About this RNA:
RNAcentral holds the full RNA, with entries from SILVA. The part of an RNA shown here (small-subunit ribosomal RNA, central domain) has 350 nucleotides and comes from a metagenome. It matches the Rfam family "Bacterial small subunit ribosomal RNA".

Context: one part of a larger RNA
RNA sequence: CUGGGCUUAAAGAGUUCGUAGGCGGCCAAGUAGGUCAGGUGUGAAAUCCCACAGCUCAACUGUGGAACUGCGCUUGAAACCGUUUGGCUUGAGGGAGAUAGAGGUGAGCGGAACAGAUGGUGGAGCGGUGAAAUGCGUUGGUAUCAUCUGGAACACCGGUGGCGAAAGCGGCUCACUGGAUCUCUUCUGACGCUGAGGAACGAAAGCUAGGGUAGCGAACGGGAUUAGAUACCCCGGUAGUCCUAGCCGUAAACGAUGAGCACUAGUCCGUGGGGACUUUCACAUCUUCUCGGACGUAGCGAAAGUGUUAAGUGCUCCGCCUGGGGAGUAUGGUCGCAAGGCUGAAACUC
Numbered sequence: 001c002u003g004g005g006c007u008u009a010a011a012g013a014g015u016u017c018g019u020a021g022g023c024g025g026c027c028a029a030g031u032a033g034g035u036c037a038g039g040u041g042u043g044a045a046a047u048c049c050c051a052c053a054g055c056u057c058a059a060c061u062g063u064g065g066a067a068c069u070g071c072g073c074u075u076g077a078a079a080c081c082g083u084u085u086g087g088c089u090u091g092a093g094g095g096a097g098a099u100a101g102a103g104g105u106g107a108g109c110g111g112a113a114c115a116g117a118u119g120g121u122g123g124a125g126c127g128g129u130g131a132a133a134u135g136c137g138u139u140g141g142u143a144u145c146a147u148c149u150g151g152a153a154c155a156c157c158g159g160u161g162g163c164g165a166a167a168g169c170g171g172c173u174c175a176c177u178g179g180a181u182c183u184c185u186u187c188u189g190a191c192g193c194u195g196a197g198g199a200a201c202g203a204a205a206g207c208u209a210g211g212g213u214a215g216c217g218a219a220c221g222g223g224a225u226u227a228g229a230u231a232c233c234c235c236g237g238u239a240g241u242c243c244u245a246g247c248c249g250u251a252a253a254c255g256a257u258g259a260g261c262a263c264u265a266g267u268c269c270g271u272g273g274g275g276a277c278u279u280u281c282a283c284a285u286c287u288u289c290u291c292g293g294a295c296g297u298a299g300c301g302a303a304a305g306u307g308u309u310a311a312g313u314g315c316u317c318c319g320c321c322u323g324g325g326g327a328g329u330a331u332g333g334u335c336g337c338a339a340g341g342c343u344g345a346a347a348c349u350c
Base pairs, nucleotide, nucleotide: 004321005320006319007304008303012318014201015200016199017198021194022193023192025088026087027086028085029084030083031082033081034080035077036076037075038074039073040072041071042070049065050064051063052062053061054060091191092188093187094186095184096183097182098181099180103177104176105175106174107173108172109171110154114150115149116148117147118146119145120144121143125136126135162169163168206247207246208245209244210243211242215241216240220236221235222234223233258317259316260315261314262313263312266295267294268293269292270291272289273288274287275286276285299306300305323350324349325348332343333342334341335340
């Protein structure tokens, strides 16, 4: 390489958009590049294969045949692939009318809690723990009341609820804005799928500059515990956590399960729409589409399990794996302010 694989054994890129490329719905007509068939030319000899012959046999050699799976030219076929033309509506998209939602960005507002300040009451402890101590407190703390200031987060509702490509999103209001679902079947007429490179987004921590800092809190200081205690527990506490602008680009970025399409038993629950039935409304019932779950048949699977949200049955495209360690290291390249990221070996060893 062929082949085999990627939930858990090595292996799905964090996610999306998208260039090239690959792949691609139905009908009709044409074309003849691919494809297929016939003819013809060529495919040196030797070699290989077959038959026969010559050296006593064999190796070897000779003669004849076949083959040389290829290429060119030519004559045809037209199902399929390609291509050209015309058409279609089921894929895809647009339109109209509805609907749900912590989807995003910005601005404003709110209450609880917490902390601080000021004042009142009050008078000796408070706090903390397994027990203590460090700590705070007669310059009046803890407790309690009132007023003011500040920052961060939004109890209950809240839900195997919702939305988003993922990361993620939760007080209320307004403005701007993305996507989705359902119904009508009104329009376009294959406009599609995937996607090497590429681009954008991307938790936390970290970095740069400027703000902010209530609580929490790496580092650090102290008190305990202990044989020791660079910890677990306690008292403090700086970066940070928050905001603005920029960088970083990684996570057990997980469903450890790439995207798309089609098909393949059911039962139950939830979410958002539509329809039918009911004289009508509501409830209920039935039905249909979307999304989220539980169980489970066949099948699959090493098993655990999975099972219309497949890990079943197929097709298309991309990414990735190839024994453990060495090692995600060295080196080179590239990106970054740095931290470091991406790409990524070998010797040796078992």